[in-house]
RNA sequence: UACUGAUAAAGGCAAACUAGCAGCAAUGCUGGGGCGCAAAGCUUCCCAUCCUUAAAGGAUAGCGGGGCUGCCAAA
Numbered sequence: 001u002a003c004u005g006a007u008a009a010a011g012g013c014a015a016a017c018u019a020g021c022a023g024c025a026a027u028g029c030u031g032g033g034g035c036g037c038a039a040a041g042c043u044u045c046c047c048a049u050c051c052u053u054a055a056a057g058g059a060u061a062g063c064g065g066g067g068c069u070g071c072c073a074a075a
Stems, first nucleotide, its partner, number of pairs: 004073002012037002017032006035062001041068003045065002048060004
């Protein structure tokens, strides 16, 4: 360094629900909340699902695959 993720340590993110806001909607953002996650960090290249003002439009990266990056560490 790569693969891998036992055991810890330092941390991180944050489901459902909820208050407010935005949106036609899916849904997103902020606060609370904590189901869980070793990439549940980033990225729409492919797929899947969802929405629509039905378009070559939009949403979900916590559906799966791919790409890039990252903490610690036994065999």